[in-house]
Notes:
Predicted 3D model of a 162-nucleotide RNA (Lysine riboswitch aptamer) from uncultured Eubacterium sp. The organism belongs to Eubacterium, within Bacteria. It matches the Rfam family "Lysine riboswitch aptamer". About the family: Riboswitches are metabolite binding domains within certain messenger RNAs that serve as precision sensors for their corresponding targets.

RNA sequence: GUAGAGGUCGCGGAGAUUAUCAGUAACAUGUUGGAUGAACCCCAUUCAGAUGAAGAUAUGAGAAAGGAUGAUCCGCCGAAGCAGGACUGUCAGGGAAACAGUACUGACUGGGCUUCAGAUUAAUAGUCUGAAGACUGUCAUCUAAGUUAGAUGGAGAGCUAC
Numbered sequence: 001g002u003a004g005a006g007g008u009c010g011c012g013g014a015g016a017u018u019a020u021c022a023g024u025a026a027c028a029u030g031u032u033g034g035a036u037g038a039a040c041c042c043c044a045u046u047c048a049g050a051u052g053a054a055g056a057u058a059u060g061a062g063a064a065a066g067g068a069u070g071a072u073c074c075g076c077c078g079a080a081g082c083a084g085g086a087c088u089g090u091c092a093g094g095g096a097a098a099c100a101g102u103a104c105u106g107a108c109u110g111g112g113c114u115u116c117a118g119a120u121u122a123a124u125a126g127u128c129u130g131a132a133g134a135c136u137g138u139c140a141u142c143u144a145a146g147u148u149a150g151a152u153g154g155a156g157a158g159c160u161a162c
Stems, first nucleotide, its partner, number of pairs: 001162004007077001010076005018068001027060006036048003041095003080109002082106003086102005110136002113133008138154007
């Protein structure tokens, strides 16, 4: 340098379907309420409002996005995730926050599973982070045995073959 392996929940992506979101939000009408309201916060501006704001409640009718989803297809084995700053986008002007995307940096993490805690979320689903536990693949050392088994330890910048 090239080609491979770990797993029958290996990793990531795609659209369809279905459930959830939810009898929720927004809307209409009535009652109450009595001065604020306009996407989570701040500034400024504009609009609405005693011809009744926000809130609460009853009735009517009533969503969507995000996340999830068996089979299927695609790309793969630092697959990928996470952290960091940079750029772009999402909102009526600005700022901040959050989310999404792109590339970069990082010897942070071998892999999935279970439990607990935290974050996110409508959610006890899912995802992410941390800890613990056994399992699994790989290498090293040691002990038995020669098809292998056990114990201890390490990490993917690893391991195997050429």